[in-house]
RNA sequence: GAAGUUGGCCAGACAGUCGCCGCCCACGCAAGUGGGGGGAGGAAAGUCCGGGCUGCAUAGAGCGGGAUGACGGUUAACGGCCGUCCACCGUGAGGUGAGGAAUAGGGCCACAGAGACGAGUAAAUCACGGUUCGCCGUGAUGGAUGUGAAACGCGGUAACCUCCAUCUGCAGCAAGACCAAAUAGGCUGGCGUUGGCGUGACUCGCGCUGCCAGCGGGUAGGUUGCUUGAGCACAUGAGUAAUUGUGUGCCUAGAUGAAUGACUGUCACGUGCAGCAAUGCACGACAGAACCCGGCUUAUCGGCCAACUUCAACU
RNA sequence: UCCUCGAUAGCUCAGUCGGUAGAGCAACGGACUGUUAAUCCGUGUGUCCCUGGUUCGAGCCCAGGUCGAGGAGCCA
Repeated sequence: GAAGUUGGCCAGACAGUCGCCGCCCACGCAAGUGGGGGGAGGAAAGUCCGGGCUGCAUAGAGCGGGAUGACGGUUAACGGCCGUCCACCGUGAGGUGAGGAAUAGGGCCACAGAGACGAGUAAAUCACGGUUCGCCGUGAUGGAUGUGAAACGCGGUAACCUCCAUCUGCAGCAAGACCAAAUAGGCUGGCGUUGGCGUGACUCGCGCUGCCAGCGGGUAGGUUGCUUGAGCACAUGAGUAAUUGUGUGCCUAGAUGAAUGACUGUCACGUGCAGCAAUGCACGACAGAACCCGGCUUAUCGGCCAACUUCAACU
Repeated sequence: UCCUCGAUAGCUCAGUCGGUAGAGCAACGGACUGUUAAUCCGUGUGUCCCUGGUUCGAGCCCAGGUCGAGGAGCCA
């Protein structure tokens, strides 16, 4: 210098004007006015895993279903993450791996091959029979070469059924609680207390007591849950690491027919166009909270930092 | 928020227990005809939505992703 690998960080900055959604203070009977302060992300996304929270019996039993699968650790928990071993890929830094059991049993193994688990091909040896003395036929022993992913070895396959071990009740903030409003608490059909519903594949158990379907009717509001939390930053201790202890400081969206925007000026970066140049003009990735967290995956213009590898040249 | 289904030739769809990917229509070429249509003969056509994995072997099995379609949730 070129080509790479792994990990981390940022996602234009500052000022002004006009708006939008919450919060606090003051004034006002109220409408409102004035002041202060806050207002999207690394993925808020996909909803793929795990947990908190809430309700169903403070979630119970059986059976079944589902998920995971080397060993150890981490955590609230996980299928995540960290470390080590093994297998494969890469020159290498590194990357990928559902990586238990085929001697419990069942299924499948195309083509090729004698043969895919049932058996048994060629040479050779032995016995018997035949013989034109070259050999041929039958039986026994024997099992090469080759085919193939796998060849007799208790074969291969469990991301086929299955077995073993571990985990696992179901639903989801439209959960759940409260207030207010409205109405024809109606009609028809079905079932019926050994029933029906909660209940969710099934059975039991528990709780409640008419339930289900259709027609017809009504509402289309508000409050709460709601954001102080497995929280963030810094320092320091333990640990190879994931992670975690202690101390100090901080409060950082809470909308709901759903706010978080637009414009102007200066500066910076990148791209394109014009220009000999100075410079001018235009554009600015993916995308947007909806109960909250920990992960995974996917999208992303670009920029920065650290460690390491390979190749080439020079000293 | 929760649940279900689909993607295969230009179009509409099959594809069984994993073993060379098919049908109809359309398209193209030829025959017939003065020409076209119809008819007859023949032909080609695939990123099996994408990426990875399991396996000797994947449209099919497994995981993740992309796009599309549909359904459920008030009172009584």
This is a predicted complex of two RNAs, RNase P RNA and transfer RNA, with 391 nucleotides together.
Rfam match: Bacterial RNase P class A. It is annotated as a ribozyme.